A computed fold for a 73-nucleotide RNA from an uncultured bacterium, annotated as transfer RNA.
Rfam family: tRNA. The family's RNA type in Rfam is transfer RNA.
[in-house]
RNA sequence: GCGCGCUUAGCUCAGUUGGUAGAGCGCCCCGUUUACACCGGGAAGGUCCAAGGUUCGAGUCCUUGAGCGCGCA
Repeated sequence: GCGCGCUUAGCUCAGUUGGUAGAGCGCCCCGUUUACACCGGGAAGGUCCAAGGUUCGAGUCCUUGAGCGCGCA
């Protein structure tokens, strides 16, 4: 230099054909217990890497850029 993959909650990751952003773990609250843990219930937590474009509508499609990883030279 060229090609490919990834970027979504604190962490690990789903998200199908473009149509209300989710799960597990963690944190917080309640129940349970003498107490803690386990268990049950509930709540909070998001600029979907950035900018632009297409569209009635974008996490998803297109362009450019950034970070990380892999391959080729």
Model confidence (mean pLDDT): 81 of 100.